[in-house]
Context: one part of a larger RNA
RNA sequence: UUGGGUUUAAAGGGUGCGUAGGCGGUUGUACAAGUCAGUGGUGAAAUACGAACGCUCAACGUUCGGGCUGCCAUUGAAACUGUACGGCUAGAGUUCGGAUGCCGUGGGAGGAAUGAGUAGUGUAGCGGUGAAAUGCAUAGAUAUUACUCAGAACACCGAUUGCGAAGGCAUCUCACGAAUGCGAAACUGACGCUGAUGCACGAAAGCGUGGGGAUCAAACAGGAUUAGAUACCCUGGUAGUCCACGCUGUAAACGAUGAUAACUAACUGCCGGCGAUAAACGGUCGGUGGCCAAGCGAAAGCGAUAAGUUAUCCACCUGGGGAGUACGACCGCAAGGUUGAAACUC
Repeated sequence: UUGGGUUUAAAGGGUGCGUAGGCGGUUGUACAAGUCAGUGGUGAAAUACGAACGCUCAACGUUCGGGCUGCCAUUGAAACUGUACGGCUAGAGUUCGGAUGCCGUGGGAGGAAUGAGUAGUGUAGCGGUGAAAUGCAUAGAUAUUACUCAGAACACCGAUUGCGAAGGCAUCUCACGAAUGCGAAACUGACGCUGAUGCACGAAAGCGUGGGGAUCAAACAGGAUUAGAUACCCUGGUAGUCCACGCUGUAAACGAUGAUAACUAACUGCCGGCGAUAAACGGUCGGUGGCCAAGCGAAAGCGAUAAGUUAUCCACCUGGGGAGUACGACCGCAAGGUUGAAACUC
């Protein structure tokens, strides 16, 4: 490299947009670049191959033949690919309608809880654990009542639910922005699919500057436990957790399953539409679940939301360790990230 693969054995990029490229619906006409056929030229000789012959044989040599799968020119063919022009509507999209949702951004509002402050009642304990102790408390704690303040998160509803490209998104409300499927007719007329490089987004932790700081809580301190205990348990507690702006760019970023399109038995639940009928039951689109036929699979299992049968495009894999390391390069304030070996060893 080919072949073979990528749910779990090595292997799907975290996700999207999109450049080049690759691939591309239906129909007519023209051309003839690819394609196919014929003819001509060339494809030197030697070598190689086949046959015959000559050196006593052979090596060697001579003659003949085929071939040299190619290239050029020319004459044709027109199914397929291509190119040009024209048409179509089944792909794709636009307009309109009434919906849907924890979709995003920015305001405003709310109650429960927690902690704190002040005041009242009240008195000796509270707290914590397997048991304790550290800790808090007569300077009046814990408990309880009233008022006030602060920050963070939104119980029940809540679900096998919903939305979003993914990360993710849940109190209520307003504004703005976007999305999705459905329905009807009208319109555009292949405008499509995928997508190396690139660009954008991207949990948590972390970093920079400035705020904020109730709770929880790395580090740290103390008390226990223990042979020890740099832990598990307890009492405290700082970064952080929250906000704004900027950076980082990674996760078991998982459905461990790339995107798009088509096809292939049934049964059953839910969500968003629509239609018809009428109050009960069905149909049809889109989504989300369960169980299974065929088929697939090493099996577990998957099974119209495929891991089945096909097509196009991208990404990735090639024994374990060394190692996602070293070196170099690029990115980053740093932490580090991306790319990514070899020796050696089994």

The part of an RNA shown here (small-subunit ribosomal RNA, central domain) has 346 nucleotides and comes from an uncultured bacterium. The full RNA is in RNAcentral, with records from ENA and SILVA.